[in-house]
RNA sequence: GCGGAUGGCUGGAUGGCCGCGUCCCCGAAAGGGGCCGAGGAAAGUCCGGACUCCACGGAGGAACGGCGCCGGGUAACGCCCGGCCGGCGAGAGCCGAGGGAAAGCGCCACAGAGAACAGACCGCCCCCGGCGAAAACCGGGGGUAAGGGUGAAACGGUGGGGUAAGAGCCCACCGCGCGACUGGCAACAGGAGCGGCACGGCAAGCCCCGCCGGGAGCAAGGCCAAAUAGGGACCGCGCGCGGGAAACCGCAGGGGCGCCUCUGCCCCGAGCAGGUCCGGGUUGGCUGCUUGAGCCAGGCAGCGAUGCCUGGCCCAGAGGAAUGGUCAUCGGGGCGCAAGCCCUACAGAAUCCGGCUUACAGGCCAUCCGCACAA
RNA sequence: GCGGGCAUGGUGAAAUGGUAUCACACGAGCCUUCCAAGCUCUUGGUGCGGGUUCGAUUCCCGCUGCCCGCUCCA
Numbered sequence: 001g002c003g004g005a006u007g008g009c010u011g012g013a014u015g016g017c018c019g020c021g022u023c024c025c026c027g028a029a030a031g032g033g034g035c036c037g038a039g040g041a042a043a044g045u046c047c048g049g050a051c052u053c054c055a056c057g058g059a060g061g062a063a064c065g066g067c068g069c070c071g072g073g074u075a076a077c078g079c080c081c082g083g084c085c086g087g088c089g090a091g092a093g094c095c096g097a098g099g100g101a102a103a104g105c106g107c108c109a110c111a112g113a114g115a116a117c118a119g120a121c122c123g124c125c126c127c128c129g130g131c132g133a134a135a136a137c138c139g140g141g142g143g144u145a146a147g148g149g150u151g152a153a154a155c156g157g158u159g160g161g162g163u164a165a166g167a168g169c170c171c172a173c174c175g176c177g178c179g180a181c182u183g184g185c186a187a188c189a190g191g192a193g194c195g196g197c198a199c200g201g202c203a204a205g206c207c208c209c210g211c212c213g214g215g216a217g218c219a220a221g222g223c224c225a226a227a228u229a230g231g232g233a234c235c236g237c238g239c240g241c242g243g244g245a246a247a248c249c250g251c252a253g254g255g256g257c258g259c260c261u262c263u264g265c266c267c268c269g270a271g272c273a274g275g276u277c278c279g280g281g282u283u284g285g286c287u288g289c290u291u292g293a294g295c296c297a298g299g300c301a302g303c304g305a306u307g308c309c310u311g312g313c314c315c316a317g318a319g320g321a322a323u324g325g326u327c328a329u330c331g332g333g334g335c336g337c338a339a340g341c342c343c344u345a346c347a348g349a350a351u352c353c354g355g356c357u358u359a360c361a362g363g364c365c366a367u368c369c370g371c372a373c374a375a
Numbered sequence: 376g377c378g379g380g381c382a383u384g385g386u387g388a389a390a391u392g393g394u395a396u397c398a399c400a401c402g403a404g405c406c407u408u409c410c411a412a413g414c415u416c417u418u419g420g421u422g423c424g425g426g427u428u429c430g431a432u433u434c435c436c437g438c439u440g441c442c443c444g445c446u447c448c449a
Base pairs, nucleotide, nucleotide: 001371002370003369004368005367006366007365008364009363010362012330013329014328015327016326017325018324020037021036023034024033025032026031039346043357044356046355047354048353049352050351051217052216053215054214057263058262059261060260061259064213065212066211067210068209069083070082071081072080073079084098085096086095087094088093099208100207104206105205106202107201108200121148122147123144124143125142126141127140128139129138130137156174157173158172159171160170161169175197176195177194178193181190182189183188221287222286223285224284231278232277233276234275235274237271240251241250242249243248253268254267255266256265257264280448281447294313295312296311297310298309299308300307301306331344332343333342334341335340376445377444378443379442380441381440382439385399386398387397388396393429402416403415404414405413422438423437424436425435426434
């Protein structure tokens, strides 16, 4: 210098003029002044929470949904960090929904002889018969998974021995399974020895195992005011007996405690309160509302995610929605000899946080890898 | 703002993970004097990008587009 890999930052600056929103101050008012005023994604609403209301007696289970190597971080997570294993790459590095297929069920189209405790289509070999001197050929019986061929996948691979031909039939190496022991918190790694090979793939098919999970969402919810026909329909439950003057008590019955079981409890008695829908009115105000798992700087612990300590700061809170426009100069990029011209991204808060994902013109920094050159 | 659902030829719909089907429409031909109806044939498609799998309309993830519901009071 060129080509890459990873992590992070930034994504215009200054000034003039005219404007906008909340809040504060001055003023009788008109008006004037001051502070602050979009993002790294405010987006998609995909996860996890805070907060609020509703529901809920306890224990166990079922169902449904989600997650899934190991350890750690965190308020929590499907997120992050570190590690292990597998795959890719020459390397820096990158990718992985990464539990279980020797619990069970199911599927494996087409092709092919055969597709899951498989399979004789061609081939190879032996025997018998026919013809034959023999070979070859024809017919029948049997052996054989080494070779051909099909497929995504064909029931270990290579070499040697062995055999009629073959075959883990036997042997060596590799692979595979079990595995004493060693290291590691663990995933896992190494592995003496044993086994002749059994156990194909799919769980983002059902399922099994382990863990987690009540429902709804700021249009949640609370307060005030105004107005209306304070209305209607449907659903659900209940009329018992005895004692007593009554209150009440006892027995029976019914109902509820989200689906089931166990246990325990509650409610009901001619009116109670509830649910759903229709119809009616209003389209107002206050609150929730922004000080928070907050931001900045420094230090300490840790490989890191992150945690702790000290100091400083207050940084939109509107309520159908403000955060804008224009001019000048400068900056960055492109074109052009020059004058100059063009471009300057994605996008915009709506209860608030932590993540993920997606979009993004360009620019900058740090570390690392490969190649070339020079010293 | 919050929540739910859908996407298959031009339109409306099917498809236990195994060659994407049906009806209408469009086009061509036959029939008819002509038109309509009828008959025959053809064209054309799983919204986009990835993943799992031998194989995806189907299973999973992410985008894109469309549709629907939700104020308060008594």